[in-house]
RNA sequence: AUCUUAUCCAGAGUGGCUGAGGGAAUGGGCCCUGUGAAGCCACAGCAACCGGUUCGAGCGACCACAUGGCCGCACGAACGCUGGUGCUAACUCCCCCCGGUUCCGGCCGGGAGAGAUAAGAU
Numbered sequence: 001a002u003c004u005u006a007u008c009c010a011g012a013g014u015g016g017c018u019g020a021g022g023g024a025a026u027g028g029g030c031c032c033u034g035u036g037a038a039g040c041c042a043c044a045g046c047a048a049c050c051g052g053u054u055c056g057a058g059c060g061a062c063c064a065c066a067u068g069g070c071c072g073c074a075c076g077a078a079c080g081c082u083g084g085u086g087c088u089a090a091c092u093c094c095c096c097c098c099g100g101u102u103c104c105g106g107c108c109g110g111g112a113g114a115g116a117u118a119a120g121a122u
Base pairs, nucleotide, nucleotide: 001122002121003120004119005118006117007116008115013043014042015041016040017039021032022031023030027095028094029093044088045087046086049084050083051081052079053078054077055076056075058073059072060071062069063068092114096111097110098109099108100107101106
């Protein structure tokens, strides 16, 4: 970098340096921002994708053969763990298509596209 799969209505910020932009991209809207954007650093936190630990019931192997012990596999739950990532304004800020509903502002359901993150593969 590409591909596959899963998730994306929840959650979680202070300080320092710096100094003008930022919210992925094009256009539009809306918003944040000198009461300090983006970036970097430190510390803190959130979450639970992967890993880990514990528990449960299942299957299989082994040992003992009495109830059992032990190992492996996949499943479920819990923990937040000196592990690997990620994240800490707004639904992924909103926009497109279809259906429903409406007091015409919108709302509800489904889908597409683009994107983000994780895990795996090349």